About this RNA:
Predicted 3D model of RNase P RNA and transfer RNA as a complex of 471 nucleotides. It holds a member of the Rfam family "Bacterial RNase P class A". Rfam describes the family as follows. Ribonuclease P (RNase P) is a ubiquitous endoribonuclease, found in archaea, bacteria and eukarya as well as chloroplasts and mitochondria.

[in-house]
Formats: sequence, structure tokens, C1' cells
RNA sequence: GCAGUUUACUGGAUUAUCGCUGGUUUGCAUUGCAAACGAGAGGAAAGUCCGGGCACCAUAGGGAAGGAUGCUGGAUAACGUCCAGGCGGCGCAAGCCGACGGAAAGUGCAGCAGAGAAUAGACUUCAUAAGCUUCGGCUUGUGUAAAGGUGAAACGGUGCGGUAAGAGCGCACCACCAAGCUGGUAACAGCUUUGGGUAUGGUAAACCCCAUCCGGUGCAAGAGCAAAUAGGUUCUCCGCCUCCAGAGUGUUCUUUGGAGUAAGCAUUUCUCGUGUGAGAGGGAACGGGUAGCUCGCUUGAGCAUAUUAGCAAUAAUAUGCCUAGAUGAAUGAUAGUCGCCUUAUAAUGUAAUGUUAUUUGAGUACAUGACCCGGCUUAUAGGUAAACUGCCUUU
RNA sequence: GGGGCCGUAGCUCAGUUGGGAGAGCGCUACGUUCGCAAUGUAGAGGUCAGGGGUUCGAUUCCCCUCGGCUCCACCA
Repeated sequence: GCAGUUUACUGGAUUAUCGCUGGUUUGCAUUGCAAACGAGAGGAAAGUCCGGGCACCAUAGGGAAGGAUGCUGGAUAACGUCCAGGCGGCGCAAGCCGACGGAAAGUGCAGCAGAGAAUAGACUUCAUAAGCUUCGGCUUGUGUAAAGGUGAAACGGUGCGGUAAGAGCGCACCACCAAGCUGGUAACAGCUUUGGGUAUGGUAAACCCCAUCCGGUGCAAGAGCAAAUAGGUUCUCCGCCUCCAGAGUGUUCUUUGGAGUAAGCAUUUCUCGUGUGAGAGGGAACGGGUAGCUCGCUUGAGCAUAUUAGCAAUAAUAUGCCUAGAUGAAUGAUAGUCGCCUUAUAAUGUAAUGUUAUUUGAGUACAUGACCCGGCUUAUAGGUAAACUGCCUUU
Repeated sequence: GGGGCCGUAGCUCAGUUGGGAGAGCGCUACGUUCGCAAUGUAGAGGUCAGGGGUUCGAUUCCCCUCGGCUCCACCA
């Protein structure tokens, strides 16, 4: 110098004029107006994909179903996130990526091609026996899975022995499996240990099995006020039960109180349990009215700096700070200057990229809170810093 | 703000244990007719919304993105 990797940060500046939404103070004045001061979108405010806070559901308990996650250890309020490690893959490397439990519990699936797609042998080849023969071979039976060929995938690999030809049939080495020992919290790794001829092909983002976790609904939660209307109509589902006591009546009726539960209802899938329970019951459709105010609402797992513990994620302590709360939904518009990018010309310089001056542009990324946080994912012009890797050149 | 569903030919839609991309209407050419319609024969036409992953193989299974549709206010 070129090409990369990782982490962190930034996300135009400024002046003038005219506006917008809250807050504080003052004045007028009487719940409004004016003035001054000060504040006013993001790293993703987005997608709404996870997790938590918060609020309500008189029920929040068990089981089933369903869903999510899935190497090990740690961090955390929690997580599907993060950190460290293990294993596998990619890269020369710095580094990056991994839905990374189980296929020796079971069921299923694998088009075409191929002999055969899971406990294989129906093609060719090899060997052998019998038969036939035109002496080239052919047919049938048996053996075998070594070679060819098919496919994404073919039932361990290489060599030697062995055999009629072959084969883990035997042996050596390698791979694999199991046990043991050593190291490590563990995943896992190592072994000049022992045993096994291989028994265990793929697919679980197919069903499934195992382990762990999950009550539901979301600020349109919910609380307080105000206004208005017809506390409406139709259909449908289930039920109107049992016991005790009193009163009325004089009857198997009515009514009051208490107790009970097997109907129904609630438990935002089912069931048990629980609660309620003899109807101001449940469900569906149609219709009527209001479309207002306040709270929830921003002091919070908050931010900045320093120290300590830890490899790190992170945690603890101390000091300081307050930083949007809108709701037909504020944070904008116009003009100028500068920066950056871009077009063209000129000058100048280097090994090379360049530098300077003038100039063109209706150029200046992605994008705008809606209860609040922690993450993930996706979009993003240009710029800055630190650490590291490879190659080339020079000293 | 919060839920749910959908995207396949020009249009309307099928497509399931993952293996061939299809139907009707429309379009094009030829036949038929004096000509047109109808009808017959043949044919063209596809980013299965886009991208990535799992798998030997994806319209189908999983993830992300884009676009569209739809439901949810309160009172009694």
C1' cells in the first nucleotide's frame, strides 16, 4: 500500500423569519389571554417474532390435550436473548456458521433409474455339477456378493492369507461399538488398556419418544365522572329439584326463612375439583343512544462517571442528573451560508490511489413515539476509532 | 393499538402421507360459413407474492420480508 475480520461510536452544522405541543414564572384577568424562560423522536421509534412488568378475569388447583424450547456450564426479572466452553462444518488466516436430545421404543416414507431402497441378491461377471453340442459355446441347478453398472443414498476400508470361485472366513493396520482408567463442575477429550467381527444405512423443519417451561385476555387492560336513548324486539338452549322449620289455606296448593346438590351457569379447549345455583340464567340475530373529560402516563430492571469482583455476559458500591407525553395525534415550513456526495473544466503531483481552484444538481441514507422495559429480525447514504489477519513493496 | 386469514395462467379457482404444475372462461392458428356468432381440432401462456433454510427432491415443511382482506370502542 492492497484485500479482509471483529467490536464500539456517529447519523449533518448554523443564522433569520413564520408556526406547533407540554412545563415553570409573571402580568392582565377569571379560568381564558399575553409575555419571558426552558424542554420537545430513533438506532432502528419499524416488523409485532419472543420474554417480562403492569391491569383485570369472585375460580389462577390436579390431569389430559395443545404450544414452545432442545450440546454443557453460567448471566438475567425473564427469554427462543447474551457470555464462556465442547463438538461438527467453512475459510490460507484473523474469524464465521450450526432447529447441535433420541433412528440398537415403535409406526411410516424414499418418484425415476437400478438385480436390490433395508435385514438385498430376479442383470452382467466369477466358480462348479449335470445335460446338450455344429466343440465356438448353450441350458438348468448350486455356491458367492469380490468386480461392473444404477442412484442423493447400496449392508465397514486397505493389504496378506485362504478358497473350486469367493466372503471378517482368518490375521495385521485403520474406522466403529462397548467396558475400564486418566483429565475436566459438565458437554467432552485422551489411552502403547481390555473385549466385540460390525450387530448400529438415511429421514424426527414425518408421526412419535424423552427432558424442561407455559392459566387466560391485553392500556380498545382497567378506574372515576359526564351525556343521551326504547333497561327494546325476535329466535334458540337448559332448568324451575331435594330436605327441615314457620305461616296461610285446607290441602299433595301457595308463600317466608335456612340447609343441600345431580340440571344449568362460570373457570376465554376438555375433564376432575372448586364457586354459584332454582333464573334480574346462557347463546345468536336485529334495533336504540353516545363518539366527551380526567386518571392509568412516564422516576424507571433509568442515565452518566468512577471503583471493586469476574476470562466474559453481568453484578455490587459511591457521587451526580431528570431527559417527549401528543389523541382528526405536536417536534414543521421558507430563504441563506458551510460540510459531504456528485457532473464538467483547468492546474499540479506520485510507483499508485490523488491534491487544489472554479462549476453542475428540484443531490444529502433508512425512517417518525401512541402503557413501559429487555432482546431478536429486517431497512440504512456517508463518516470515525480500536484490535487483529493474509499478501506485496521498501528500510 | 391488538387479533385472524389470504397471495397458483389475463380472470375465477382446484391442487395433502413432499416426486406430473392443472380446470373453466378468455387468447392464437386452422376447419366450418357469403360473412359473423356458435361449434370442432390443435396450440401458446406460470418468478406457485419475494428471499433464505431443512431434504436426494419443496406450491406443500420451517424462518424472514412485501402486498391485500377482515374483526375488536363505550352505555343499557